[in-house]
RNA sequence: UUUUAAAGUGGGCAAACUUAUCGAAAGGUAAGGACGCAAAGCCGUGGGUCUAAAGGGAAAAAAUACCUAUGAUUGCCAGGCUGCCGUU
Numbered sequence: 001u002u003u004u005a006a007a008g009u010g011g012g013c014a015a016a017c018u019u020a021u022c023g024a025a026a027g028g029u030a031a032g033g034a035c036g037c038a039a040a041g042c043c044g045u046g047g048g049u050c051u052a053a054a055g056g057g058a059a060a061a062a063a064u065a066c067c068u069a070u071g072a073u074u075g076c077c078a079g080g081c082u083g084c085c086g087u088u
Stems, first nucleotide, its partner, number of pairs: 005088002012037002017032006035075001041081003045078003048073003055067002
């Protein structure tokens, strides 16, 4: 100096749920609250999943089934960028 494994310090984030609020919804935001997370920090770039307002659209005329992200999910998986610690 590099690789692998394990440990530790100071801490960090915050699931479900509740209340309020935004949204057509999925879901987001704030407060409370902790299931968990060594990137559960940031980015919707690839894939997946969720929703279907607008648009399209049957059997029968309407309604509706159904199709479709331009919406959402970074705590679904990857990828990119960045950060903390420094013991054996």
RNAcentral holds the sequence, with entries from Rfam. This is a predicted structure of an 88-nucleotide RNA (c-di-GMP-I riboswitch aptamer) from Methylomusa anaerophila. It matches the Rfam family "c-di-GMP-I riboswitch aptamer". Rfam describes the family as follows. GEMM was predicted in a large-scale screen for bacterial structured RNA regulatory elements. Its mean pLDDT, the model's own confidence on a scale to 100, is 82. The model forms 90% of the base pairs in the Rfam consensus.